[in-house]
RNA sequence: AGAUGAGGUAGAGGUCGCAUUGUUUAUAAAGUAUAGUGGAGUAUGAGGAUACUAGGAAACUAUAUGGUGGAAACAUUGCCGAAAUGUAUAUUUUCCCUCAAAAAUAUAUGUUGGGCUAGCAAUCAAUAAUUGUUAGACUGUCUCAGUGUCAAAACUGAGUUGCGCUAUUUUUGUC
Repeated sequence: AGAUGAGGUAGAGGUCGCAUUGUUUAUAAAGUAUAGUGGAGUAUGAGGAUACUAGGAAACUAUAUGGUGGAAACAUUGCCGAAAUGUAUAUUUUCCCUCAAAAAUAUAUGUUGGGCUAGCAAUCAAUAAUUGUUAGACUGUCUCAGUGUCAAAACUGAGUUGCGCUAUUUUUGUC
C1' cells in the first nucleotide's frame, strides 16, 4: 500500500416504491322503526342452558333512519424488510358454557428485490379491493461474454437476486 473477514454510518431502485393519519367522493351493508306478505321458529356453525315469539318467529318487499367496512383522488408523517404473508404457540373478542371457525395483538420460525397484467382459488354486500398460486412482459442490483471508449459511460445477450448492492469508516484477525 492492496485484497479480504467482522462492526458502524450514509445512500440508491419507483412518477402507482412501502406503510400510517386526515379530508373529499362514489359504493354497498349491520342495527332500529313503520307497513305489507308469511305462518313457527330465532339468537355466527354444532350441542347444552337461557331469553324472545300466535298480543305473530325466521325470510322477503317498500319507506325512513343509521353508523360501519373496504375502495379512489389529494394532502401529511415516517421510511427502503420499507412492508406483506404462511405455519406454530399464547392472550383477548364474537360468547352464558364446551368444541370449532373468524378477527386483533405478542413471540418464534419460514417465504417474497420492486411494482404491473392475465388465469384459478379463497375472503368480502360488491362489478371494487386484498391474499395465495401459476404464467407473462417491464424494471433495479450483482456477475459473465460481446460491442464501444484514450479510459469510461452506454448498448446487446445470458444467469442470479435483499442477511443483498453502492459509497465511506473503525478494528486489527488473515494474506
Notes:
Model confidence (mean pLDDT): 76 of 100. The RNA shown here (Lysine riboswitch aptamer) has 175 nucleotides and comes from Vagococcus entomophilus. NCBI's taxonomy places the organism under Bacteria, Bacillati, Lactobacillales, Enterococcaceae, Vagococcus. Of the family's consensus pairs, 100% are formed in the model.